Predicted 3D model of an 81-nucleotide RNA (c-di-GMP-I riboswitch aptamer) from an uncultured Gammaproteobacteria bacterium. Its Rfam family is "c-di-GMP-I riboswitch aptamer". Gene Ontology term of the family: cyclic-di-GMP binding.
RNA sequence: UAUUGCUAAGGCCAAACCCGUCGCGAGGCGGGGACGGAAAACUACGGGUCUCGAAUUCAACGAGAUAGCCGAGUUGCCCGG
Numbered sequence: 001u002a003u004u005g006c007u008a009a010g011g012c013c014a015a016a017c018c019c020g021u022c023g024c025g026a027g028g029c030g031g032g033g034a035c036g037g038a039a040a041a042c043u044a045c046g047g048g049u050c051u052c053g054a055a056u057u058c059a060a061c062g063a064g065a066u067a068g069c070c071g072a073g074u075u076g077c078c079c080g081g
Base pairs, nucleotide, nucleotide: 005079012037013036017032018031019030020029021028022027035068041074042073043072045071046070047069048066049065050064051063052062053061
């Protein structure tokens, strides 16, 4: 420098569920709690899923949610070989 995440250590994040709070809602935030995670860090760019709106319904459309659904982009801790 490149590749990799098998092992150890120190830290990090935190699903379900419960409480509070915000939101019409999907969900967000805070506290508790750990199923898991080496990008479970960041960006809604592509696809997916979900919510809301008008319309009789579907599709399509519009506005949103999800980065812990997948892809893409950017950044990145520690150790061994």

Model confidence (mean pLDDT): 77 of 100.